Predicted 3D model of a 263-nucleotide RNA (Bacterial large signal recognition particle RNA) from a Clostridia bacterium. A source record names the gene ffs.

RNA sequence: CUGUGCUAGGUGGGGAGCCGGCGGUGCCCUGUACCCGCAAUCCGCCAUAGCGGGGCCGAAUGCUCGACGAGGUAUAUCUUGUGGAAGGCCGGAGCAGGCAAGGAAUGUUGAUGUUAAGGUCUCAAACAACGGGAUCCUGUGAACCGUAUCAGGUCAGGAAUGAAGCAGUACUAAGCAGUACGUUCCGUGUGUUUUGAGGGCGCUUUAGCGGAGUAACCUACCUGAAUACCGCUUCGGCUUGACUAUCGACUCGAGAUGCACAG
Numbered sequence: 001c002u003g004u005g006c007u008a009g010g011u012g013g014g015g016a017g018c019c020g021g022c023g024g025u026g027c028c029c030u031g032u033a034c035c036c037g038c039a040a041u042c043c044g045c046c047a048u049a050g051c052g053g054g055g056c057c058g059a060a061u062g063c064u065c066g067a068c069g070a071g072g073u074a075u076a077u078c079u080u081g082u083g084g085a086a087g088g089c090c091g092g093a094g095c096a097g098g099c100a101a102g103g104a105a106u107g108u109u110g111a112u113g114u115u116a117a118g119g120u121c122u123c124a125a126a127c128a129a130c131g132g133g134a135u136c137c138u139g140u141g142a143a144c145c146g147u148a149u150c151a152g153g154u155c156a157g158g159a160a161u162g163a164a165g166c167a168g169u170a171c172u173a174a175g176c177a178g179u180a181c182g183u184u185c186c187g188u189g190u191g192u193u194u195u196g197a198g199g200g201c202g203c204u205u206u207a208g209c210g211g212a213g214u215a216a217c218c219u220a221c222c223u224g225a226a227u228a229c230c231g232c233u234u235c236g237g238c239u240u241g242a243c244u245a246u247c248g249a250c251u252c253g254a255g256a257u258g259c260a261c262a263g
Base pairs, nucleotide, nucleotide: 001263002262003261004260005259006258009057010056011055012030013029014028015027020046021045022044023043024042034054035053036052037051038050063255064254065253066252067251071247072246073245074244077242078241081238082237084235085234086233087232090231091230092229095224096223097222098221101219102218103217105214106213113209114208115207116206117205118204119203120202121198122197123196124195125194126193127191128190129188130187131186132185133184134183135182137178138177139176140175146171147170148169149168154163155162156161
């Protein structure tokens, strides 16, 4: 140095949590590194810290040091996002009142104000209009049960003539149709109408007096009361990331290492 056979040892690891402590089952992260039984109102151990029974590796699938670093945890600070609670003598938005600086509007083609006369209001009456009804007028309109005249035919008669009477014609009744005027009845948010009584705050028209503002729509300003809608303040959460601390898998590198036999 090589080969063979053994033994120690190993046969996933880690995080949080639980625990007097150490492991396991369970959860999470890595990752593929045996099997069976036990086990979270737990199972088994005792700083030599899972127990019991098998299989495999075996002086390297083990040990030490170092590098890298997935991932987890933690208080404080900062940060991302998100919602919770409270506050109305914090502000805003909104409401009410006031004011009159600005804007918009109006005003010498005459404002606010004032005098006079009207309209608009209520009740009653009259007239008109409109709507509806009726009537008048015209036309039509009766096989028989309307009238008038009644051909033909029928009846009476010796005859003359008479009687009833269908069709037709005319006129009408009931009814139907039409449309102007007229008459009449009823009705009405119709009326540049009329009369009378009442009311008169407001709005508006006209004529006059007078001579420069009026108004409060918007902004600004002031006051008041309320509201958790928005901002703000206070308190306390969850969450993203950073800093710090801590634990730390996998992977990589280096180093050291038991016994026996044979060559």